Overview: The prediction has a mean pLDDT of 89. The part of an RNA shown here (small-subunit ribosomal RNA, central domain) has 349 nucleotides and comes from an uncultured bacterium.

[in-house]
Context: one part of a larger RNA
RNA sequence: CUGGGCGUAAAGCGCGCGCAGGCGGUAGGUUAAGUCAGGUGUUACAUCCCAGGGCACAACCUUGGACCGGCGCCUGAAACUGGCCCACUAGAGUACGGGAGAGGAGAGUGGAAUUCCCAGUGUAGCGGUGAAAUGCAUAGAUAUCGGAAGGAACACCAGUGGCGAAGGCGACUUCCUGGGCCAAUACUGACGCUGAGGUGCGAAAGCGUGGGGAGCAAACAGGAUUAGAUACCCUGGUAGUCCACGCCGUAAACGAUGAGAACUAGAUGUCGGGAGAAUCUGUCUUUCGGUGUCGCAGCUAACGCGUUAAGUUCUCCGCCUGGGGAGUACGCCGGCAACGGUAAAACUC
Repeated sequence: CUGGGCGUAAAGCGCGCGCAGGCGGUAGGUUAAGUCAGGUGUUACAUCCCAGGGCACAACCUUGGACCGGCGCCUGAAACUGGCCCACUAGAGUACGGGAGAGGAGAGUGGAAUUCCCAGUGUAGCGGUGAAAUGCAUAGAUAUCGGAAGGAACACCAGUGGCGAAGGCGACUUCCUGGGCCAAUACUGACGCUGAGGUGCGAAAGCGUGGGGAGCAAACAGGAUUAGAUACCCUGGUAGUCCACGCCGUAAACGAUGAGAACUAGAUGUCGGGAGAAUCUGUCUUUCGGUGUCGCAGCUAACGCGUUAAGUUCUCCGCCUGGGGAGUACGCCGGCAACGGUAAAACUC
């Protein structure tokens, strides 16, 4: 350089935004860089190939000739790619009008429940388990009723539902704010896709400073179980879980399936809009967008995928190349640390 791959065999970056780069819609004109054609110069000798000659043949030696291809220059072509000019609206976007949603940030509010505290009633147990014990309780517990405090999470609605790029998002009200969808017009006129680096977001746990602490609960203590029991079960219980600000940057970050575009049978459910019919509030038909289930063709090693493709194609990025050693060592970068990123080899099968 060429090739084969990435749902489950090795392999899609956790997810966005985006500089460079790569790729890029329709019509016309122009140019001639790429491209194509012809000519010409050069591409030493030798080699290779063709025809002939010399060693008896061959290898070998030798004479002549030639192709292909590369590069320079000249002339020409203009379909395609590129440059420039002009135009367009099917991509992309903007405006006007609707409508759905746990999308995000802040502030405020609410009820149920657990726990603790105070007061009343009340008396001997409560609690817990397979059975127990530790534990709590006559200094009055558990139970019950009234009051008060505080923290965390929001039953029903709830869905095989919705929203978000992903992580993720669920009581109510308000304020600020992002995105997507539908309908009909008008406008901009390729403004697009992807995206090495870069940059932002990024569950849980963990870290720093300060708060908070009801319940739960690593560690820890005790009781059981057991041969033992550093466990499973029980009684307690601290970090933590919560808030603010700042770090960390990982995950079975999963659809184990990168993003965008086009095309390719159907059937059925559901969510958000639009149009129509018939009617008078629930149907039917149709259409756009999302999300499920089943399936034709096709694909697949099979499982399965199947208009939300793993089908048929195009563009761009990432990644893989036998198992172990090893996502380790060393170096470098990042981090307060924990550790993260990048990433081998010897050796061995």